Overview: THF (Tetrahydrofolate) riboswitch aptamer, 97 nucleotides, folded computationally. Of the family's consensus pairs, 94% are formed in the model. It matches the Rfam family "THF (Tetrahydrofolate) riboswitch aptamer". Rfam describes the family as follows. Tetrahydrofolate (THF) riboswitch was first reported for Ames et al. as an RNA motif in 5' untranslated (5'-UTR)regions of folate transport and biosynthesis genes in Firmicutes genomes. Its mean pLDDT, the model's own confidence on a scale to 100, is 77.
RNA sequence: AGCAGAGUAAGAGCCGUGCGUUAAGUGUUAAGGGAUGGGAAGUUGCCCUUAGACGAAGAAUGUUCUACAUUCGCGAUAUGGUUCCGCGUCCGCUGCU
Repeated sequence: AGCAGAGUAAGAGCCGUGCGUUAAGUGUUAAGGGAUGGGAAGUUGCCCUUAGACGAAGAAUGUUCUACAUUCGCGAUAUGGUUCCGCGUCCGCUGCU
């Protein structure tokens, strides 16, 4: 120097464990802030805070019987494991020449 490759934040599937179903959460809009391959700038996307609008699926059974338990559901629900997927530029890293 050339060629090849790995790794982020996220996302999806499956399995498990929870939470809610007395509506929190999720999603959505606005403002502000933050983190984003090892480094630099940065995009898509992500997270947090505040405020606004919108908005839901419950049943069955048992009991020491009216408020608990269990089961089946439901929720753009949380989380753990696993598989798949996953940086456009420059430098760096690994392998080969």